[in-house]
RNA sequence: UAAUCUGCUGCAGGAGAGAGUUCCCGACCGCUGGUUGUCGGGGAUCGCCGAAGGCGCAACACGCUCGGAAACGCUCAGGCAAAAGGACUGUGGCAGAAGU
Numbered sequence: 001u002a003a004u005c006u007g008c009u010g011c012a013g014g015a016g017a018g019a020g021u022u023c024c025c026g027a028c029c030g031c032u033g034g035u036u037g038u039c040g041g042g043g044a045u046c047g048c049c050g051a052a053g054g055c056g057c058a059a060c061a062c063g064c065u066c067g068g069a070a071a072c073g074c075u076c077a078g079g080c081a082a083a084a085g086g087a088c089u090g091u092g093g094c095a096g097a098a099g100u
Base pairs, nucleotide, nucleotide: 001099004097005096006095007094008093009092010091011090012089013088018046020045021044022043023042024041025040026039027038028037029033047080048079049078053076054074055073056072060067
């Protein structure tokens, strides 16, 4: 020390899919609520989504079941109003690697 790669971080962008049904609990609400008003949490169940994370593999490698990528596949996890989250993209900063 320009471009490059990695990690952290500020900013900007960032998709998909039921505010499903039902039961229970808590808090709140001038509550005429159990034929349940608001918010939150949990169980069961049906439908669905793929872009946190996780898992699978082609070429190839390996004296050979074992290693091995993705935006592909799975849907364990997660998610299906908004918010949040969000792979990833652009850009700034810091640290490092490699190179010169």
A computed fold for a 100-nucleotide RNA from a Gammaproteobacteria bacterium, annotated as Glycine riboswitch aptamer. The organism belongs to Gammaproteobacteria, within Bacteria. Model confidence (mean pLDDT): 78 of 100.